The RNA shown here (Bacterial RNase P class A) has 371 nucleotides and comes from a soil metagenome. The RNAcentral record of the sequence draws on MGnify. It matches the Rfam family "Bacterial RNase P class A". It is annotated as a ribozyme. The coordinates come from a structure-prediction model, not an experiment, and the mean pLDDT is 78.

RNA sequence: ACGAUGGUCGCGGGUGCCGCAAGGUAUCCGAGGAAAGUCCGAGCUCCACAGGGUAGGCUGCCAGGUAACGCCUGGGCGCCGCAAGGCGACGGAUAGGGCCACAGAAAAGAAACCGCCCGGAUCGAGGGUUCGCCCGAUAUCCGGGUAAGGGUGAAACGGUGGGGUAAGAGCCCACCGCACCACUGGUAACAGUGGUGGCAGGGUAACCCCCAGCCGGAGCAAGGCCAAAUAGGCGGCGAGGUGCGACCCGCACCGCCAAGCCGCGGGUAGGCUGCUAGAGGUGGCCGGCGACGGCCAUCCCAGAUAGAUGACCAUCUCUCCUGCCCCAUGCAUGCAGGGAACAGGAGACACAGAACUCGGCUUACGUUCCG
Numbered sequence: 001a002c003g004a005u006g007g008u009c010g011c012g013g014g015u016g017c018c019g020c021a022a023g024g025u026a027u028c029c030g031a032g033g034a035a036a037g038u039c040c041g042a043g044c045u046c047c048a049c050a051g052g053g054u055a056g057g058c059u060g061c062c063a064g065g066u067a068a069c070g071c072c073u074g075g076g077c078g079c080c081g082c083a084a085g086g087c088g089a090c091g092g093a094u095a096g097g098g099c100c101a102c103a104g105a106a107a108a109g110a111a112a113c114c115g116c117c118c119g120g121a122u123c124g125a126g127g128g129u130u131c132g133c134c135c136g137a138u139a140u141c142c143g144g145g146u147a148a149g150g151g152u153g154a155a156a157c158g159g160u161g162g163g164g165u166a167a168g169a170g171c172c173c174a175c176c177g178c179a180c181c182a183c184u185g186g187u188a189a190c191a192g193u194g195g196u197g198g199c200a201g202g203g204u205a206a207c208c209c210c211c212a213g214c215c216g217g218a219g220c221a222a223g224g225c226c227a228a229a230u231a232g233g234c235g236g237c238g239a240g241g242u243g244c245g246a247c248c249c250g251c252a253c254c255g256c257c258a259a260g261c262c263g264c265g266g267g268u269a270g271g272c273u274g275c276u277a278g279a280g281g282u283g284g285c286c287g288g289c290g291a292c293g294g295c296c297a298u299c300c301c302a303g304a305u306a307g308a309u310g311a312c313c314a315u316c317u318c319u320c321c322u323g324c325c326c327c328a329u330g331c332a333u334g335c336a337g338g339g340a341a342c343a344g345g346a347g348a349c350a351c352a353g354a355a356c357u358c359g360g361c362u363u364a365c366g367u368u369c370c371g
Stems, first nucleotide, its partner, number of pairs: 001367002003316007011030008032351001036362002039360005044219004056215005061075005076090001077088004091210002096208002098204003113150002115146008126135003158176006177199001178197008223273004233264005240254005280299008317348007325339003329336003
């Protein structure tokens, strides 16, 4: 991007003409990028509504776009990638509560399993000796120090190196990290530089929670209009009414405790409207990195209601295959590879189908082209 043009037939709708009508006829128009899921945001309609709060829900870096958004654009930061680029629920963890399996000594106010170090007790190898005694390794036990090393874990209370120490430790120092302050750049998120501080107390908020912002409800089966039949309501008239084809008589039934007739109003079936000219499409110019906005010109582009939009033919276009032809290519000399015109053949397939209308997101999907 989802073929183009023309013709024939069929279906739905608008308009003109003919017709009392049914309908006929001419002409014009007639599905999508997702019409889908109905997940967000709006228009429109009805209901509710002084203002504020609670509850509940959603969102959560910054700036912009927009009617609005949980969407889009640009930027920051983090992670991934060699890179082009991709991804991110990306406010708060001393406000409070909860939880952190297994392993491990310890999972958050600290801890000591192994190890290292100090002191004491016991045993005493061994050594010294003025022969009275003295020193005392190792091992075991007790008390204490330590958080460097080992070990556990997804995570162990800043990291590396040096000094220091009985052994150690931000205990001290340098660098890195972190926190705070100042300056500089930037609208901002943030970044950079300098200074100060020995470090300020793990993770989890897609657990409750806290903070900030936003949010009334229902939906075109909304809503409005017209309006049968039957039953019931109200009002008026009312002594008769209905059937036996009409009229008269007669008969039967109903009624005078209101039958019957007329009128009114509500509701239902049904019909009309809402209904498609719109935050509209296309083209040009201008502004903006961009999303997008402004101006001008031009166009009218589905409205069915159980639901129309399809089928066939011809020509063209595109793609693929085969044949013929060509080639500074390779070899095994007719095969492979490449190329252009012509001829023939095949295909144009998938996902799917309006139902008040837009803006998004997501999902489904085959072929071709471009980056």